[in-house]
Molecule: small-subunit ribosomal RNA
Organism: metagenome
RNA sequence: UGGCUCAGAACGAACGCUGGCGGCAUGCCUAACACAUGCAAGUCGAACGAGAAAACACCUUCGGGUGUGAGUAGAGUGGCGCACGGGUGAGUAACACGUAGAUAAUCUGCCCUCGAGCCUGGGAUAACUCUUCGAAAGAAGGGCUAAUACCGGAGAGACCACGAUCACAUCAGUGAUUGAGGUUAAAGGUAGGGACCUUCGGGCCUGCCAUUUGAGGAUGAGUCUGCGGCCUAUUAGCUUGUUGGUGAGGUAAAAGCUCACCAAGGCGAUGAUGGGUAUCUGGUCUAAGAGGAUGAUCAGACACACUGGAACUGAGACACGGUCCAGACUCCUACGGGAGGCAGCAGUGGGGAAUUUUGCACAAUGGGCGAAAGCCUGAUGCAGCAAUGCCGCGUGAGUGAAGAAGGCUUUCGGGUUGUAAAUCUCUGUCGGUAGGGAAAAAUGGCUUUAUAACUAAUAUUUAUAGAGUUUGAUGGUACCUGCAAAGGAAGGGGCGGCUAACUCUGUGCCAGCAGCCGCGGUAAUACAGAGGCCCCAAGCGUUGUUCGGAAUUACUGGGCGUAAAGAGAAUGUAGGUGGUGAUACAAGUCAGAUGUGAAAGCCCUGGGCUCAACCCAGGAUGUGCAUUUGAUACUGUUUCGCUGGAGUGCGAGAGAGGAACUUGGAAUUCCCGGUGUAGGAGUGAAAUCCGUAGAGAUCGGGAGGAAUACCAAUGGCGAAGGCAGAGUUCUGGCUCGCAACUGACACUGAGAUUCGAAAGCGUGGGGAGCAUACAGGAUUAGAUACCCUGGUAGUCCACGCCGUAAACGAUGAGUGCUUGUUGUUGGAAGUGUUAACCCUUUCAGUAACGGAGCUAACGCGUUAAGCACUCCGCCUGGGGAGUACGGUCGCAAGAUUAAAACUCAAAGAAAUUGACGGGGACCCGCACAAGGAGUAGAGCAUGUGGUUUAAUUCGACCACGCGAAGAACCUUAUCCUGGUCUUGACAUCCACUAGAUCGGUCUGUGAGAGCAGCCUUUUUCUUCGGAAACUGGUGGACAGGUGCUGCAUGGCUGUCGUCAGCUCGUGUCGUGAGAUGUUGGGUUAAGUCCCGCAACGAGCGCAACCCACGUCCCUUGUUGCCAUCAUUAAGUUGGGCACUCUAGGGAGACCGCCGGCGUUAAGCCGGAGGAAGGUGUGGAUGACGUCAAGUCCUCAUGGCCCUUAUGACCAGGGCUACACACGUGCUACAAUGCAAGGUACAAAGGGUCGCGAAGUGGUAACACGGAGCCAAUCCCAAAAAGCUUUGCUCAGUUCGGAUUGAGGUCUGCAACUCGACCUCAUGAAGCUGGAAUUCCUAGUAAUCGCAGAUGAGAAUGCUGUGGUGAAUACGUUCUCGGGUCUUGUACACACCGCCCGUCACACCACGAAAGUCCGUUGCACCAGAAGUCGCUGUGCUAAC
Repeated sequence: UGGCUCAGAACGAACGCUGGCGGCAUGCCUAACACAUGCAAGUCGAACGAGAAAACACCUUCGGGUGUGAGUAGAGUGGCGCACGGGUGAGUAACACGUAGAUAAUCUGCCCUCGAGCCUGGGAUAACUCUUCGAAAGAAGGGCUAAUACCGGAGAGACCACGAUCACAUCAGUGAUUGAGGUUAAAGGUAGGGACCUUCGGGCCUGCCAUUUGAGGAUGAGUCUGCGGCCUAUUAGCUUGUUGGUGAGGUAAAAGCUCACCAAGGCGAUGAUGGGUAUCUGGUCUAAGAGGAUGAUCAGACACACUGGAACUGAGACACGGUCCAGACUCCUACGGGAGGCAGCAGUGGGGAAUUUUGCACAAUGGGCGAAAGCCUGAUGCAGCAAUGCCGCGUGAGUGAAGAAGGCUUUCGGGUUGUAAAUCUCUGUCGGUAGGGAAAAAUGGCUUUAUAACUAAUAUUUAUAGAGUUUGAUGGUACCUGCAAAGGAAGGGGCGGCUAACUCUGUGCCAGCAGCCGCGGUAAUACAGAGGCCCCAAGCGUUGUUCGGAAUUACUGGGCGUAAAGAGAAUGUAGGUGGUGAUACAAGUCAGAUGUGAAAGCCCUGGGCUCAACCCAGGAUGUGCAUUUGAUACUGUUUCGCUGGAGUGCGAGAGAGGAACUUGGAAUUCCCGGUGUAGGAGUGAAAUCCGUAGAGAUCGGGAGGAAUACCAAUGGCGAAGGCAGAGUUCUGGCUCGCAACUGACACUGAGAUUCGAAAGCGUGGGGAGCAUACAGGAUUAGAUACCCUGGUAGUCCACGCCGUAAACGAUGAGUGCUUGUUGUUGGAAGUGUUAACCCUUUCAGUAACGGAGCUAACGCGUUAAGCACUCCGCCUGGGGAGUACGGUCGCAAGAUUAAAACUCAAAGAAAUUGACGGGGACCCGCACAAGGAGUAGAGCAUGUGGUUUAAUUCGACCACGCGAAGAACCUUAUCCUGGUCUUGACAUCCACUAGAUCGGUCUGUGAGAGCAGCCUUUUUCUUCGGAAACUGGUGGACAGGUGCUGCAUGGCUGUCGUCAGCUCGUGUCGUGAGAUGUUGGGUUAAGUCCCGCAACGAGCGCAACCCACGUCCCUUGUUGCCAUCAUUAAGUUGGGCACUCUAGGGAGACCGCCGGCGUUAAGCCGGAGGAAGGUGUGGAUGACGUCAAGUCCUCAUGGCCCUUAUGACCAGGGCUACACACGUGCUACAAUGCAAGGUACAAAGGGUCGCGAAGUGGUAACACGGAGCCAAUCCCAAAAAGCUUUGCUCAGUUCGGAUUGAGGUCUGCAACUCGACCUCAUGAAGCUGGAAUUCCUAGUAAUCGCAGAUGAGAAUGCUGUGGUGAAUACGUUCUCGGGUCUUGUACACACCGCCCGUCACACCACGAAAGUCCGUUGCACCAGAAGUCGCUGUGCUAAC
């Protein structure tokens, strides 16, 4: 940088666990799937005719009749309603919705206001009755009858067309007045009533209702328009009634709404057309806001009513509980035919993770009808179910420390649960029970009173006010009171980080957890359980979804050099943006006003339910749209100007800019000829190849093609790609100077167009060299490569395609502004100079560095990646994938446009520290090289592996003669076999008991351990009871463990490595990790020292200090020494302490002195002096760290395990095995040797459980012996190689000594397994060792002995010690290891890293597949119900 994830809020939710009460809300999000049953739309007798029955009463001739029931029920005609209310969201991307308008283009039942009416006639038809058909549903026919049903006539008003006048109006047109024509109304019902009339029904009058007509209103509806709100271009063209006109038809109404004719239009990149999805809104959720998501409940609008189509009626429907037709489905049927539509309320099945009662009531609110009473109303009001949500309450309060018991934990002291409990004292919400409560929720109707209106009327009726009366589903509910008792009422999740909250046990990469990171492989705060704690609480968690955090689509508010991202480049259309002065307008903009922005909701204030949720009232807001008035700075538009942007002109200039043609020389190759002879060519080395048919070489001549040395340059030109010999012709652009002309003519640029390296393609040429493919030769494990020899396309030319590259400055174009230095290319001006030229300034390019600023850093930095503006392109985690499909382009290759499923928690950038590199530079080391001696071959010794075994104990693997400085028993180990013990072999304590204990030789048994006995003896104190100490036995605490874990640890040790490094404080630099110091120049063995330096200092390491050796001095002289004197066999003794030596102390060496080199330094080289010279030599000494290095078997120790055994004791065995492999050594292979004799010279050690002399014996090992010595005294002790003499004479030997036989010695309780040594005999392999490999640089290697440690004995090992005593080092290319600096890195468990692909096996998912079926859409066609309109015909009616 960037994604993923979490913490918040919300929900019509679901699931898990749990569940006391109440209030208020909410409750099929899925199948617009199918529906049993009941109910959801009727009403009016004050429109009309007709009109039962049961029952009761009376009468009766017993057949029945009459009255009441009753003008009731039920049905019919007629009116109004059924178009509301209720449900659902399938369709719909549309004027469907929202908002603002229009209707001068319209309609409107019931209602209101105003005006005028309601005259006069007519014949039918249901019901009813009779008949017929049918299973039914139902239908047909004959006859009777009424109306507010239907029809005719009259005349108003109204309307229609034609005129006239006036007014209004932007057109269209509208209104008023008027002329003469045409068309067209009606119905009654009921209440009351004084006169008058009457056929006694009534007329008449009045009221009310109904009705007709006109005007207006209100309400509701229709239609039209502007604007707004989804995705998709991998949908780019769509359209023929289509767009417009004229005329006609049609509608309530404008209109191609429909038709005829005419024209050819209309829409579309501001996204038409197509596809997908979706009712829309007020609002709701979230958010700081802007936004995003959503459209349950409530409210407005729309659409739909089994699916599709259609109209009828009507004011209103193309009608949820109407009609017709078609279809699917269900039901009835006598098979002929019929019936139905819960997306109304309940309810059922089904689907689903999932959503309620077949309840009560019309008391209220509202609706329909009615004059009204009233009827109807699953609208509605209530109740029921559900923690589904919001809100409220409770599950007790106070007291109470012995900090109880129990639990958990513990460092065993304690801590915690925890005032928590118990205890004592209280309270009584909720729930329970008993009682009260007919509370509030009620208006209206009816009766009545008063007043007013109407009127002839004090009838009637209506209106207002008052009184009385009546009506409650909820519900015996809310609420209130009494009573009893703390009695009935707490869970869920979490506790590794994010994120509040920790321990124990179990488990042991298992079981499991997990939102992300991740946890679990024996000490898990992450799993499971427990204790404790945290959070919320009648709920708590989980899952799902939305917003937030996410500035992670960025309008507010992001980016593109390297992280994803600048198109390969330019020209240019649309579009966007645009210099400067003025004028006008007022579209944008700004201000005011008006209208609207429904209610509810949100917000504020107040009020009502005890509070709250909830409800009520008022206010504010509603950022919008429209109209209107004003302002004119800015933008825009109009007009007139300007010259600074841009362009033209004139005068000069540079250039591999482009195209065509012509031409030159060098070189390669080929051909011809001459000379000439055996090679040439090629490579790391070779071979293929060319050459005696004459190559290569060389000379001459010729052919042909391609490319243009030097000049030549971070030089030039071009938009980019790109452009290079020279000349000619044509041609584009650029720069400078002048300031004459035009007057914003400009910038950018979606689509579009053109250009566009190389390779490739097509056609035709050309082809010298080079050279994919291909062939051969090499290399190699292979080598389809790198190398070599050949070689075709191609490279070249012409014409045409392709259209891509790390097409890069990984940096789009343009304009302006912002400190500098230096170089270079092309111009111009100026000063100086005679000039060449130099210098200064300036314009245009091109480079290097660098300031501010920017940047994550790297870096950029007037040629910006700085500061701004304009326009375009592009990006939004990695992979899948620049892929698939589709489209476009292409001859093809392919290009372009461009996804998704799925999958991961990262992918990426820059920089840092390390590590690494078959990267670089420098340096060091027995690292190589130069040498010496070996090992690896033989035999043996020893260790390891392996094998074997009853066991061959265990550990270590750079550390295999290691732990082990020493396994016959012991050691020694539960390693094996066998036998024993169980408070124990060892320690401390307690209780009980017995007794001394100790000791002793004994007895039995036994392999021994042990077991069982025996003898002897009898501690101290005493108040004589006992006590103390000790021992045995029994029991209990406990002991014990070389059992496991070195990956739980301490300590110790190894290794890198005696390598020169590792760090810190302060300061400074950097956003930071970090850097600096510690790098650089020198130098050193060294981060040793010097110089320089943003570093200055310091620490651990280095060095030095310590020990030994080397020289000298001082001191000390015995056990040491002996120069001088004496003496002896002998420093043996006297004597002496000079010397050696002893062991204490000092001196000495420091690049100090000289010369040279070096920077006047550090230092280096050489020299002098010196015993020693540049750390004198050798030790000891081991920084920070690395390797989970080694050790639980030295010791210590957490945890786990065993406890008559994994403890303890004992005997015997094993650790010593042996086909084999490896390591480390010894001895050899011989003559520089071996053997025998003689002979010389050390150092350092050890010695009383000891060293052990002389002497004697034995061939010898050794034995006897015992002097001396606790050691400068005595002993071990002989040093060996060496020197000398003799033999051997090159052989498996007089080399070599293995092996074996026999006999011995010594140690030891004991040498069988299994010791060492001696003697005699035996006499193996081996004649110098393959690949490979080790050690060593001077007193070293090599060689030679000597000594010591290790518990009797047992070294070829180990540790020391001296003797003799070399060779070689040119040097740092290479091997190994290490150090410093630097570089690259995709590594950080750090190259034994990381990481790519195939294959094999198994499993999963997705494809392909001959075909087959279905859906959707387009085009073309066939058939065609009902119905509307038209035409034609027929029929019917009293009339229309």